[in-house]
The RNA shown here (transfer RNA) has 71 nucleotides and comes from an Actinomycetota bacterium. Its Rfam family is "tRNA". It is annotated as a transfer RNA. Its family is annotated with triplet codon-amino acid adaptor activity in the Gene Ontology. RNAcentral records the identical sequence in 2 taxa. The source organism's lineage runs through Bacteria, Bacillati and Actinomycetota.
RNA sequence: UGGCGGGUCGUCUAAUGGUAGGACGCCAGGUUCUGGCCCUGGAAGUUGGGGUUCGAGUCCCUGCCCGCCAG
Repeated sequence: UGGCGGGUCGUCUAAUGGUAGGACGCCAGGUUCUGGCCCUGGAAGUUGGGGUUCGAGUCCCUGCCCGCCAG
């Protein structure tokens, strides 16, 4: 460089084109003599740009990054 695949909360993982959810972790409260376990609540995400569409994480184009293959 070319071909192919991939990129969603801190991590892992869901989401027929129609409210982006769950688990773990984190924070706060409850419980406890303290801590842990447990219970309740909360913050936190779609790789950038453009297009199609009433509506895009999802479809199309083009960048970036990662992986595999080839040279």